[in-house]
Context: one part of a larger RNA
RNA sequence: UUAGGCGUAAAGGGUCUGUAGGCAAUUUAGUAAGUUGAAGUUUAAGCUUUUAGCUUAACUAAAAGAGAGCUUCAAUACUGCUUUAUUUGAGUUUAAUAGAGGGUAGUAGAAUUCCUAAUGUAGGGAUAAAAUCUGAGAAUAUUAGGAGGAAUUUCAGUGGCGAAGGCAACUACCUGGGUUAUAACUGACGCUGAUAGACGAAGGCUUGGGGAGCAAAUGGGAUUAGAGACCCCAGUAGUCCAAGCUGUAAACGAUGAAUGUUAAGAAUUAGGUUUUAUAAAAUUUAGUUUUAAAGUUAACGCGUUAAACAUUCCGCCUGGGAAGUACGGUCGCAAGAUUAAAACUC
Numbered sequence: 001u002u003a004g005g006c007g008u009a010a011a012g013g014g015u016c017u018g019u020a021g022g023c024a025a026u027u028u029a030g031u032a033a034g035u036u037g038a039a040g041u042u043u044a045a046g047c048u049u050u051u052a053g054c055u056u057a058a059c060u061a062a063a064a065g066a067g068a069g070c071u072u073c074a075a076u077a078c079u080g081c082u083u084u085a086u087u088u089g090a091g092u093u094u095a096a097u098a099g100a101g102g103g104u105a106g107u108a109g110a111a112u113u114c115c116u117a118a119u120g121u122a123g124g125g126a127u128a129a130a131a132u133c134u135g136a137g138a139a140u141a142u143u144a145g146g147a148g149g150a151a152u153u154u155c156a157g158u159g160g161c162g163a164a165g166g167c168a169a170c171u172a173c174c175u176g177g178g179u180u181a182u183a184a185c186u187g188a189c190g191c192u193g194a195u196a197g198a199c200g201a202a203g204g205c206u207u208g209g210g211g212a213g214c215a216a217a218u219g220g221g222a223u224u225a226g227a228g229a230c231c232c233c234a235g236u237a238g239u240c241c242a243a244g245c246u247g248u249a250a251a252c253g254a255u256g257a258a259u260g261u262u263a264a265g266a267a268u269u270a271g272g273u274u275u276u277a278u279a280a281a282a283u284u285u286a287g288u289u290u291u292a293a294a295g296u297u298a299a300c301g302c303g304u305u306a307a308a309c310a311u312u313c314c315g316c317c318u319g320g321g322a323a324g325u326a327c328g329g330u331c332g333c334a335a336g337a338u339u340a341a342a343a344c345u346c
Base pairs, nucleotide, nucleotide: 004317005316006315007300008299012314014199015198016197017196021192022191023190025086026085029082030081031080033079034078035075036074037073038072039071040070041069042068047065048064049063050062051061052060053059089189090186091185092184093183094181095180096179097178101175102174103173104172105171106170107169108152113147114146115145116144117143118142119141123134124133160167161166203246204245205244206243207242208241209240213239214238218234219233220232221231256313257312258311259310260309261308264291265290266289267288268287269286270285271284272283273282274281275280295302296301319346320345321344328339329338330337331336
């Protein structure tokens, strides 16, 4: 390279934008680069077939054929290039519409903790049981007032939105995307996407704030043979904010993106249309679930949101361990990330 694969056996990049490249609707005319045919030509050997010669074979010889290069002529279905037009792919305008999509600022109520004051008196708290702990310096409990930080009960839903990560009190402002409907407009403007760029949970890092609750580390009490743990009492980083860095996760649907085709039933979200009339029915788009025919799969299962049937493009896999390690490169403040072997061994 060919071939076979990637839900769970090795294997889908965390996600998107997009450069090169690859691939790509219908139609008219031209061209003839690819493509196809013919003719000519280009040492031999080699290759294939047949025959012959060494006893056979290898080997050698002869004939025919195939294949390859070049030139000329011809063909024009397909691909390419130039060109004419079209509208169904794609997009724009218009009118509606749902939404925890994003950003900034402000506001609110409940709860925990702490502080102050009052009532009140001996316990409180914890656990399987205890102890450490807390309380006559007046706790726990109850009431009133205040401070501060973080998170937003109910609604809430196999519900919604977002490319993914993710997003949930309320209000205002700024802002991205989607869906539906109807006409009109542009006229293939498309799909994918190496390199690259942007985003990217938690944790960690830098600087400066903040610190209620929770809580790695740490201390103490238990348990135990021991207990560096599970349980309990405390508790610092951190968790929060601003500006940066890190760039990884079971970043999962363990399922790349796009397009087309292929039975049904039920539920649900956002719309439209038509009936009937206020509650439904039928139908149709775009999502989200569930059951299942065909089909598929090693099986489990998947099944119009495919893991079915096909096409295009990208990524990745090739026995287990050594190893996602070493070395080198790149990135990073560091932690480390990324790229990525071999000896050896089974």

A computed fold for a 346-nucleotide part of an RNA from a protist metagenome, annotated as small-subunit ribosomal RNA, central domain. Its Rfam family is "Bacterial small subunit ribosomal RNA". Gene Ontology terms of the family: structural constituent of ribosome and ribosome. The full RNA is in RNAcentral, with records from SILVA.